[in-house]
RNA sequence: CGGGAUGUAGCGCAGCGGGAGCGCGCCUGGAUGGGGUCCAGGAGGUCGGUGGUUCAAACCCACCCAUCCCGA
Numbered sequence: 001c002g003g004g005a006u007g008u009a010g011c012g013c014a015g016c017g018g019g020a021g022c023g024c025g026c027c028u029g030g031a032u033g034g035g036g037u038c039c040a041g042g043a044g045g046u047c048g049g050u051g052g053u054u055c056a057a058a059c060c061c062a063c064c065c066a067u068c069c070c071g072a
Stems, first nucleotide, its partner, number of pairs: 001071007010024004018055001026042006048064005
């Protein structure tokens, strides 16, 4: 310098045009003498950034950023 992959909740990930979700973790309540465990409920997100396409973008396009891989 060129090519590719990944970027979504605290952590690990799903979602590939129209409701932002799952597991673990966290908080509250219950069961227990207490803990673990179980049950019920809840909080937490500018979907890496900017712009574009579209009636509508996490998803499509362009550029940039970060990490990883390959090549020179």